Predicted 3D model of a 343-nucleotide part of an RNA (small-subunit ribosomal RNA, central domain) from an uncultured Flavobacteriales bacterium.
The coordinates come from a structure-prediction model, not an experiment, and the mean pLDDT is 81.
Context: one part of a larger RNA
RNA sequence: UUGGGUUUAAAGGGUCCGUAGCGGACUGAUAAGUCAGUGGUGAAAUCCGACAGCUUAACUGUCGAACUGCCAUUGAUACUGUUAGUCUUGAGUAAGGUUGAAGUGGCUGGAAUAAGUAGUGUAGCGGUGAAAUGCAUAGAUAUUACUUAGACACCAAUUGCGAAAGCAGGUCACUAAGUCUUAACUGACGCUGAUGGACGAAAGCGUGGGGAGCGAACAGGAUUAGAUACCUUGGUAGUCCACGCCGUAAACGAUGAUUACUCGUUUUUGGAUUUUAGGAUUCAGAGACUAAGCGAAAGUGAUAAGUAAUCCACUGGGGAGUACGUUCGCAAGAAUGAAACUC
Numbered sequence: 001u002u003g004g005g006u007u008u009a010a011a012g013g014g015u016c017c018g019u020a021g022c023g024g025a026c027u028g029a030u031a032a033g034u035c036a037g038u039g040g041u042g043a044a045a046u047c048c049g050a051c052a053g054c055u056u057a058a059c060u061g062u063c064g065a066a067c068u069g070c071c072a073u074u075g076a077u078a079c080u081g082u083u084a085g086u087c088u089u090g091a092g093u094a095a096g097g098u099u100g101a102a103g104u105g106g107c108u109g110g111a112a113u114a115a116g117u118a119g120u121g122u123a124g125c126g127g128u129g130a131a132a133u134g135c136a137u138a139g140a141u142a143u144u145a146c147u148u149a150g151a152c153a154c155c156a157a158u159u160g161c162g163a164a165a166g167c168a169g170g171u172c173a174c175u176a177a178g179u180c181u182u183a184a185c186u187g188a189c190g191c192u193g194a195u196g197g198a199c200g201a202a203a204g205c206g207u208g209g210g211g212a213g214c215g216a217a218c219a220g221g222a223u224u225a226g227a228u229a230c231c232u233u234g235g236u237a238g239u240c241c242a243c244g245c246c247g248u249a250a251a252c253g254a255u256g257a258u259u260a261c262u263c264g265u266u267u268u269u270g271g272a273u274u275u276u277a278g279g280a281u282u283c284a285g286a287g288a289c290u291a292a293g294c295g296a297a298a299g300u301g302a303u304a305a306g307u308a309a310u311c312c313a314c315u316g317g318g319g320a321g322u323a324c325g326u327u328c329g330c331a332a333g334a335a336u337g338a339a340a341c342u343c
Stems, first nucleotide, its partner, number of pairs: 004315003007298002012312001014199004021191002024087007032080002034076008048064006090189001091186003094182006102175007109152001113149008124135002160167002204245006213239002218234004256311006264289011293300002316343003325336004
């Protein structure tokens, strides 16, 4: 670069918000883009065609065409643009319902576990494939009462909500969102989105708290030829909270966002309508199977990987997500990101 691609072969950015790009229906005006005519210009040489001159050719000459362009002017008005107006189906608002583990901050609950204190009570407990380290006559394990700590069994689901990350005991306050019905209002206000901004699991970092359980590192006991492991007894950081950084993940549906169109069957969540109350229809989601189509196949199949459109991102193997430079970061490191060489 392309009449090519991006679930799994290289390739979708972690997610959203946002400037350029693209954009609904109808009418009028304009004539910038667009199309047509005319005029001017587009030096000569070169190129192309015909003919001629050197014995031929190269070369040269004459004529023509061409010079795909630019400028001016006269028209055309479908499309794009600009401008004026109208519309309601895209988008939003309103009113009335409704939904959910959506977010933030309070208050609060019960079981189990562990520790502490007190009581009862006596010799073992614990652990394993089997053991041992370990705990225990300074009274353990067991059992009863009280206190403290963090995490929330069952309900629970192929469920639900959220842009993604993610979100689960109960309740209250505040905040946000979706969806349905009505079709009252605005009248294209829309889609995408380079640079940029915000959010972003876990681990890690800083300061101050907290520390029940679990538990990298570490120590011991086993196992083993060895055992820097698996098993086991302990156990620090961490896990938790507040504030501030980090900015990455197989951040996955390995599938960018939005819109339109394209057989059926079945389950389910939230609305609405309707019924003979079994069900049926419809809107918005979440699943399974499948026709056509697509696909190298596996498969996908209205939640498309089908048929089209707009915008963005990315796209031979190794070297390499490396080097150098730059930006960011306290650091760890992150982001950007080559080449030689080689196949």